A computed fold for a 133-nucleotide RNA from Chthonomonas sp. UBA2387, annotated as c-di-AMP riboswitch aptamer (ydaO/yuaA leader). The organism belongs to Chthonomonas, within Bacteria.
RNA sequence: UGACAACCGAGGCCGAAUGCCGCGACCGCGGCAACGGGGAACCCGAUCACGGGGCUAAUCCGGAAGCUUUCCGGAAGGGUGGUUCUUGGCCCUAGCCCGACAGCUAACUUCGUAGGCCGAUUCAGGAACCGAA
Numbered sequence: 001u002g003a004c005a006a007c008c009g010a011g012g013c014c015g016a017a018u019g020c021c022g023c024g025a026c027c028g029c030g031g032c033a034a035c036g037g038g039g040a041a042c043c044c045g046a047u048c049a050c051g052g053g054g055c056u057a058a059u060c061c062g063g064a065a066g067c068u069u070u071c072c073g074g075a076a077g078g079g080u081g082g083u084u085c086u087u088g089g090c091c092c093u094a095g096c097c098c099g100a101c102a103g104c105u106a107a108c109u110u111c112g113u114a115g116g117c118c119g120a121u122u123c124a125g126g127a128a129c130c131g132a133a
Stems, first nucleotide, its partner, number of pairs: 011118004018033006034113006044103001051101001052098004059075007076093005082129007
């Protein structure tokens, strides 16, 4: 000096998953607010089989093969650094749950507040805003 790897780190990202208060036999418990999900009338809708349904962006269709798995293609959905729309580039389309049962749905009722990652770097163009200087 260069390459690779690890740790720390201001600050950030995906996501509903944050803030505050109290108690405590001390790392738990409870409460309020905020954000998010489920159940649940009239009206409206639907028509029962093969089960059906929920959370989530995470679904659908076609094809091939070494066939319960893998791969290819298309459509659709999602993320991409203040926000919205639009046009592109890049990336993702996991997983989990209910248990014969749930359309919508006011009152009412019930549940969750996790997990994962980047990190001295914003992926860009156009239009309109917000905020700061």